[in-house]
The RNA shown here (small-subunit ribosomal RNA) has 1393 nucleotides and comes from a metagenome. It matches the Rfam family "Bacterial small subunit ribosomal RNA". Gene Ontology terms of the family: ribosome and structural constituent of ribosome.

RNA sequence: AUUAGCAAUAGUAUCUGAGUGGCGAACGGGUGAGUAACGCGAGGGUGACCUGCCCCGAAGCUUGGGAUAACAGAUCGAAAGGUCUGCUAAUACCGAAUGAUAUCUAACUGGUUAGAGGAGUUAGAGGAAAGGCGGAAGUCGCUUUGGGAGGGGCCUGCGACCCAUCAGCUAGUUGGUGUGGUAAAAGCGCACCAAGGCAACGACGGGUAGGGGACCUGAGAGGGUGAUCCCCCACACUGGCACUGAAACACGGGCCAGACACCUACGGGUGGCAGCAGUAGGGAAUAUUGCACAAUGGGCGCAAGCCUGAUGCAGCAACGCCGCGUGCGCGAUGAAGGCCUUCGGGUCGUAAAGCGCUUUUCUGGAGGACGAGGAAGGACGGUACUCCAGGAAGAAGGCUCGGCUAACUACGUGCCAGCAGCCGCGGUAAAACGUAGGAGCCAAGCGUUAUCCGAAUUCACUGGGCGUAAAGCGCGUGCAGGCGGUCCGAUAAGUUGGAUUUGAAAUCUCCUGGCUCAACUAGGAGAGGAGGUUCAAUACUGUUGGACUAGAGGGCAGAAGAGGGAGGUAGAAUUCCCGGUGUAGUGGUGAAAUGCGUAGAUAUCGGGAGGAAUACCAGUGGCGAAGGCGGCCUCCUGGACUGCACCUGACGCCCAGACGCGAAAGCUAGGGGAGCGAACGGGAUUAGAAACCCCGGUAGUCCUAGCCGUAAACGAUGUAGACUGGGUGUGGGUGGGGUAAAAGCCAUCCGUGCCGAAGCCAACGCGAUAAGUCUACCGCCUGGGGACUACGGCCGCAAGGUUAAAACUCAAAGGAAUUGACGGGGGCCCGCACAAGCAGCGGAGCGUGUGGUUUAAUUCGAUGUUACGCGAAAAACCUUACCCGGGUUUGACAUACAGGUGGUAGCGAAGCGAAAGCGGAGCGACCCUUCGGGGAGCCUGAACAGGUGCUGCAUGGCUGUCGUCAGCUCGUGUCGUGAGAUGUCCGGUUAAGUCCGGUAACGAGCGCAACCCUCGCCGCGUGUUAUAGGUGUCACGCGGGACUGCUGGUAUCAAGCCGGAGGAAGGUGGGGAUGACGUCAAGUCAGCAUGGCCUUUAUGUCCGGGGCUACACACACGCUACAAUGGGUAGGAACAAUAGGUUGCAAAUCUGCGAAGAAGAGCCAAUCCCGAAAACUACCCACAGUUCAGAUUGCAGGCUGCAACCCGCCUGCAUGAAGCCGGAGUUGCUAGUAACCGCGCGUCAGCAAUAGUGCGGUGAAUACGUUCCCGGGCCUUGUACACACCGCCCGUCACGUCAUGGGAGCUGACAACACCUGAAGCCGGUAUCCUAACCGCAAGGGAGGAGCCGUCGAAGGUGGGGUUGGUGACUGGGACGAAGUCGUAACAAGGUA
Repeated sequence: AUUAGCAAUAGUAUCUGAGUGGCGAACGGGUGAGUAACGCGAGGGUGACCUGCCCCGAAGCUUGGGAUAACAGAUCGAAAGGUCUGCUAAUACCGAAUGAUAUCUAACUGGUUAGAGGAGUUAGAGGAAAGGCGGAAGUCGCUUUGGGAGGGGCCUGCGACCCAUCAGCUAGUUGGUGUGGUAAAAGCGCACCAAGGCAACGACGGGUAGGGGACCUGAGAGGGUGAUCCCCCACACUGGCACUGAAACACGGGCCAGACACCUACGGGUGGCAGCAGUAGGGAAUAUUGCACAAUGGGCGCAAGCCUGAUGCAGCAACGCCGCGUGCGCGAUGAAGGCCUUCGGGUCGUAAAGCGCUUUUCUGGAGGACGAGGAAGGACGGUACUCCAGGAAGAAGGCUCGGCUAACUACGUGCCAGCAGCCGCGGUAAAACGUAGGAGCCAAGCGUUAUCCGAAUUCACUGGGCGUAAAGCGCGUGCAGGCGGUCCGAUAAGUUGGAUUUGAAAUCUCCUGGCUCAACUAGGAGAGGAGGUUCAAUACUGUUGGACUAGAGGGCAGAAGAGGGAGGUAGAAUUCCCGGUGUAGUGGUGAAAUGCGUAGAUAUCGGGAGGAAUACCAGUGGCGAAGGCGGCCUCCUGGACUGCACCUGACGCCCAGACGCGAAAGCUAGGGGAGCGAACGGGAUUAGAAACCCCGGUAGUCCUAGCCGUAAACGAUGUAGACUGGGUGUGGGUGGGGUAAAAGCCAUCCGUGCCGAAGCCAACGCGAUAAGUCUACCGCCUGGGGACUACGGCCGCAAGGUUAAAACUCAAAGGAAUUGACGGGGGCCCGCACAAGCAGCGGAGCGUGUGGUUUAAUUCGAUGUUACGCGAAAAACCUUACCCGGGUUUGACAUACAGGUGGUAGCGAAGCGAAAGCGGAGCGACCCUUCGGGGAGCCUGAACAGGUGCUGCAUGGCUGUCGUCAGCUCGUGUCGUGAGAUGUCCGGUUAAGUCCGGUAACGAGCGCAACCCUCGCCGCGUGUUAUAGGUGUCACGCGGGACUGCUGGUAUCAAGCCGGAGGAAGGUGGGGAUGACGUCAAGUCAGCAUGGCCUUUAUGUCCGGGGCUACACACACGCUACAAUGGGUAGGAACAAUAGGUUGCAAAUCUGCGAAGAAGAGCCAAUCCCGAAAACUACCCACAGUUCAGAUUGCAGGCUGCAACCCGCCUGCAUGAAGCCGGAGUUGCUAGUAACCGCGCGUCAGCAAUAGUGCGGUGAAUACGUUCCCGGGCCUUGUACACACCGCCCGUCACGUCAUGGGAGCUGACAACACCUGAAGCCGGUAUCCUAACCGCAAGGGAGGAGCCGUCGAAGGUGGGGUUGGUGACUGGGACGAAGUCGUAACAAGGUA
């Protein structure tokens, strides 16, 4: 709601809730913890198996029974959840019937197989069912059974991570028999028996990990990965367990234990997002608590339909891939502005503005799907798409710009701040930092970080190496293993070919299609190199059978040898002992000393003892596997070689592990002990000397037995075999030839050297004894340090050996060769380098310079040689740069502009002042002119001037030095991969890279030499001022002369050298000028110039004064001396040259003791001016602080100058200091030189000049020589140096940081083991309790449940061990760190190889 009924009520339909029952929940979805396993992959097997739903087929569905939930009542509990009583249904449950080819038992049959549980026949046993809907037809179910499809279980050959510092593992372990168990084979479980099973082809253990299709990368082979999609596995809070079911030991089921969380009335309960969203936390980091079941798919259902965070969609994130846009065209005065600039310009840049155009996208409006099959029905979605309108409108960033690597300037900064992938940038000019402009590359992205592959032939299969770069085991024997001679046959495992099967889909490649394109996606084809099955082939390899002799081995003959072991024996030498002779030393070293010696050494003679080693022979000679082996004799013994071609018949080669041998030192035990000799003692050396040298000396060295097991155990070269031009030695054979016998000679085999062809090699080098060309096998390497180490294992008596990492750290470590430089390497050669000489310096006083100190300032520079009498060839002011003080500000000086100025510029009195300057009375102009004016001057302003301020490490120029040394280079050629070499080297020679000869070099350049100047000789010309005059001298100018030209010797008969003649001069005649490529960031910004920086009423400029002149000291260069070859005096008589001179040189004369003054002849200078001194001669002084020496000081003077106080020079008188020849050390000089002596000049008013530079006078000594010191050149050698030996570099100690080993221990984690306790649960037992179906009339039975017991059993407890972390007083070494300490080990002969 409807029907019947008076109504209560009953029936029917639908809806809702709970329950019974069925199916599903084992699918789908998530995650990757575990798992190194038959888990996965791919191939097989299952004759050892299962399978609900689905499909095909066969047969059947008869007859009974007892309960129970819901519900009702009662009751416990806070809850969760129960308990009791009562009622009831079924496709729920149970009995009976029937039943096949199911199943079981027994027997038989034939066939197959590796093997029968397979098939068939007979007999026996034995077990089924359910109905619903519909009027019916029928349909959906139900039971038994055969088959199928799809799904699954199990077994198995093969494949796939790291560690051997995990090498042995295993008791249900391996097998058998029986039994249990499962769907099913099986130790799957159990009982008994046997003693097996696995492992170097990696067992066991540890670490890590889900596997595959595939993905990334790569030329490939590989390497790496396992997100998204697909397949498989495993897991579901952690661990264990079963139940149900077709299937689970079950993500959203159950039980137990544990941890955690929540609820609680404290008694007890509940939970499991690695489903979809979402939250918290953690984290560098990862999305919405969305819509829909419309589509696809799944579950259930007859269906309607319900469920589905599977799925379809939407949202968030540039997370990725793809596509599109942010506009297009014209537009130069190349606008403004920015940046740069050489100030001209360049650039941003047609870029912008401006003008024109378009509308993808965007915004607004209108329309509007496909996805849905037969009507309606769409989450997405009013979305995609279409049309209209609007307007360049709303839309560009990131990184980089030193090289790699595309892209550059400015400013700022100043080893700071910072950058950095590697190399590396930054310390005042940063393309490297920061900023700006510009540029480059990408672009809705761009950079960074992490990670993977590539590049990396840098683990090398493709595709590497090992003499010296990392790398050949010290050597042998040899099992496993790898490889293996010739011929014939068989086989067909490897191998090759065909067919077939598997290799899911997606992915990949090609073709075609769908979204406007693409990304994406759909269809087709291909590929997927592999595995299985089968057929075929037989060359090669394998297997097998037979044969052979060239490999290998044996036999016979010959002969060499420090091969090994044992025993014996000989002489020389050292030492010791005894004795003789003999006396003071000996010994040792660079030199000494310790030591020994008068207690008699050393030396020498005789005798004796003992130990060790074997001179000569002796040789890149011999033997041995290597280590190694050395007098002679005997015994035992291994191996190689040659000849013959007699025997065996592939018996071979290499060799992980294993085993053996293995120098020296060392160890154990016992001997022995001459010499030598770690440690140790002493002596030297030295700063020290723990060393080198010396004197002693123990262990050891020797023997026996046993350990050790290493080495630059080396040819830094594994073993074996084959092949590939030669030459020349040597050891052992054989043959030929030859000889009297030999030998030289020829051929050949084995060994051992050298040189070399091809070839190889990075080069050096190797080269038939390969490091050449090949084969087989073994060992080893993969940047340096840490590290020949730690831990662990094994070995050892110990010492230690062997095997062998990591953290951390560096941008190299290394090889060979090249050029230099260097060497306490070598050879050759030069130089006043040494030596031989002479004179000095270093001591004194003084002068000058410097350092230091001082100062207001003592201006600055120069600083080993190569600064220090230097810049400075003149500091009282000036100079002058410094200090103090006073002025000045377009300036002391230059240029240009604008404005102003006409009594302007200029001169300039008084006054102030130290001056500069201020001041300004007064005086008072000029040039040109087209007559307009212009110029000059002055004033103002603004540009600018100025700076001896900084940087010589921004520079030019100039200079010093190596060094007046003989070197430095180039072109072409040649050699070398190259750097580079050659030339330039070698033999001679020279002063010389000078010349000659040789020569893969031939030439050339810059240097050398010469050309130039000067001196010396001669000639010619000229002749002023030279000379009294002529000549000459002299002066000036021009020319000649000298070239190893001549000659003897020597030589490569080259260059040249030695000697001689002549000559003024002889081998560059003396001197000067002349300075290669380069070195020293040498010197100079203060001579000049100059980039940059700084300064601008001062860091400019002017002026006065001061300072550069200081003074405890130290150094450098000089002067004067210390005296008698000297000093003084004086008389005398002498002899130069260079040079300078007009605000100059100045004569004669006069004055003065003198400096000097007066005066001024002469001279613009071969005309005038300008005493030479030492020397010579005579006298005095007689060794003394003096008749030496002259400092210092006083007084008096002179000169210059504006001015001599700080601070000049000179003169006279007086004063008279140190000093009596100079320590260590050090300088110059080889002939007209040193030394001594004076003279001039420049600078300059004057002069501190004793300096510098010239000039002449007098005028020596010595050089054997190149060993040594210093410097240099050439060749060669070594090198770890290259900023180049003033280099490099080692170790301890000290400090800081970091990682790591040991460590009394402390504290975690993990996996096992032993024992104890033992939940749930399955299984078994038991029969205490309970019970509807069956049997029985009943009692009771059967059966089931509960309980109890037992085996197993998670977790827990206890215990001793194992593995692996963290931490730890202390301790060990290690790495790194700009400047620490001590030494000097190494690199050179590294100073001791």